[in-house]
About this RNA
Two RNAs folded together computationally: RNase P RNA and transfer RNA, 443 nucleotides in total. The prediction has a mean pLDDT of 78. It holds a member of the Rfam family "Bacterial RNase P class A". It is annotated as a ribozyme. Rfam links the family to the GO terms ribonuclease P activity, dimeric ribonuclease P complex and tRNA processing.
């Protein structure tokens, strides 16, 4: 100096100011005193929950949405921890290999469908442009045609194993060694997976952040949820759903019967009114310390601590002292000046992501 | 605070589902022609980081993730 991770993120004192709450006082407008008063992200609202209301008899299947190596942690998660595998970098080593760091949306491409532009001869069980070559035919002796081949060239993101040797007219897993690949077998591991010997001559390209298949998960809405009280209004009208059981009113004129309409409740719209109070509301999957278990995430036990709850809504300013940073000057002792990052609670909690001047600590190079 | 939506040329919109050659159209702008001149008309042309950044892929306006900006909706009573 670089990479990764963690902690803090302005300190002390004085004065003035702002806000909730409590107490006192008041000429009801206020005034005085006291306690307390933002964050690691309060943010984005991207996931997961608590809580509340609505819907719902149970189970299976389907649709839709999401997640995706394996094991564990957790209230839960797409989060965290550990492991496996791939990719990449570094160090050591002649090499095989060993060790360490970073990173990965990391199930399935023999379940099926689809796509692979341009270029190129050929792009998915492909193909022969240049090229190589025994043989046969032909020849104007330069070649040409038929045939064999896929090593080399060329196109492309990708051309149907790689390197080396043998072989051949030329070639080719045609044959051999090693590496890769494939399905089964044995051993180890809870598993992902790893190791081993033999076999197979290679058949099986890529894309699932394309449709899809497999496994697992998921009811909807959100504190402007919801509950209670109060004020005011034409306690109005229209449409639709469900009930139409009892009762009541009107048609109706004293009684009875029959019939018709209305009075119920829920949702939406039009019109009207209010811009109030209380609650939900903050002590919770809470924090710190110690100890035990665990590689770790985390969990058990014990002790201690708790200090915004808020209306569109307060948390600020000045001075002094030291501190970090920056600029200028310097006689390297220091002097002068500038000036504190991102940002700001609104039901709460666990994560992720994003923003962040600077300081400190740990690991690796 | 909560829920939802949209960003493509100066303006209004396509293409986006199911990725493929140089992202198009109308109006506007510039140049030339026509006209005495202007408009209309005819011919030609310029103008784009598809809001931004990263990823998947051979290839991204399109698929995925993050982020930025803008817009819409919303209380209670009868």
């Nucleotide at each position: 100096a670089g990479a990764g991770g963690g902690u803090c993120g302005g300190g002390c004192g004085g004065c003035c100011g702002c806000g909730u709450c409590g107490c006192a006082u008041u000429u009801c407008g206020g005034u005085g005193c006291g306690c307390c008063g933002a964050g690691g992200a309060a943010a984005g609202u991207c996931c997961g929950g608590g809580c509340u209301c609505c819907a719902c008899g149970g189970a299976a299947c389907g649709a839709c949405g999401g997640u995706g190596c394996c094991g564990g942690g957790u209230a839960a998660c797409g989060c965290c921890c550990g492991g496996c595998g791939g990719u990449u970098c570094c160090g050591c080593g002649c090499a095989a290999g060993c060790g360490g760091g970073a990173u990965c949306a990391g199930g399935g491409a023999c379940a099926g469908u689809g796509c692979c532009a341009c270029a190129g001869a050929a792009a998915g069980c492909a193909g022969a442009c240049c090229g190589c070559c025994a043989c046969g035919g032909u020849u104007u002796c330069g070649g040409c045609c038929g045939g064999g081949c896929a090593a080399g060239g060329g196109c492309g993101a990708a051309a149907g194993g790689g390197u080396g040797g043998g072989g051949c007219a030329a070639g080719a897993g045609c044959c051999c060694a090693c590496c890769g690949c494939g399905g089964g077998c044995c051993c180890g591991g809870c598993a992902a997976c790893g190791g081993g010997a033999a076999c197979g001559g290679c058949a099986c390209g890529g894309c699932a952040a394309a449709c899809c298949c497999c496994a697992c998960c998921g009811g909807g809405a959100g504190c402007a949820a919801g509950a209670c009280c109060g004020a005011a209004u034409a306690g109005g009208g229209g449409c639709g759903g469900c009930a139409u059981a009892u009762g009541g009113g009107c048609c109706u004129u004293g009684u009875u019967c029959c019939g018709g309409c209305c009075c119920g409740u829920c949702g939406c719209c039009c019109g009207g009114g209010u811009u109030g109070g209380u609650u939900g509301c903050u002590g919770g999957a809470g924090g710190c310390u110690g100890u035990c278990g665990g590689c770790a995430a985390c969990g058990g036990c014990a002790g201690c601590c708790c200090g915004a709850g808020a209306g569109g809504a307060a948390u600020g300013g000045c001075c002094g002292c030291a501190c970090a940073u920056c600029g200028c000057g310097u006689u390297c002792g220091c002097g002068c000046g500038a000036g504190g990052a991102c940002a700001g609670a609104a039901c709460c909690c666990g994560g992720c992501u994003u923003a962040u001047a600077g300081a400190c600590c740990c690991u690796c190079u | 605070c909560a829920g939802g939506g949209u960003g493509u040329a100066g303006c209004u919109c396509a293409a986006g589902a199911g990725a493929g050659u140089c992202a198009g159209a109308g109006c506007g702008c510039c140049c030339g022609g026509c006209u005495u001149g202007g408009g209309a008309c005819c011919g030609g042309g310029a103008g784009g980081u598809u809001g931004c950044a990263g990823g998947u892929u051979c290839g991204a306006a399109u698929c995925c993730u993050g982020u930025c900006a803008c817009c819409c909706u919303g209380a209670c009573c009868a």